[in-house]
Overview:
A computed fold for a 74-nucleotide RNA from a soil metagenome, annotated as transfer RNA. The sequence is in RNAcentral, with records from MGnify.

RNA sequence: GGACGAGUGGUUCAGCUUGGUAGAGCGCCUCUCUUACAAAGAGGAGAUCGGGGGUUCGAUGCCCUCCUCGUCCA
Numbered sequence: 001g002g003a004c005g006a007g008u009g010g011u012u013c014a015g016c017u018u019g020g021u022a023g024a025g026c027g028c029c030u031c032u033c034u035u036a037c038a039a040a041g042a043g044g045a046g047a048u049c050g051g052g053g054g055u056u057c058g059a060u061g062c063c064c065u066c067c068u069c070g071u072c073c074a
Base pairs, nucleotide, nucleotide: 001073002072003071004070005069006068007067010026011025012024013023020057028044029043030042031041032040050066051065052064053063054062
């Protein structure tokens, strides 16, 4: 230098194919239960979807560009 993949709550990941107001496990907070803790049960908070621009009535998903990480080629 080139090709491909990944970037989404604190964390690990889904969702993208086919555009329509983003979900799960773990974690966190509150309550119940317990002498207490854990487990279990109930409820709750938390993500401008890596940055910018474009298309569109509407973008996590399409197009362009940049950044970071990984694999491969040279």
Its Rfam family is "tRNA". Rfam classes the family as a transfer RNA.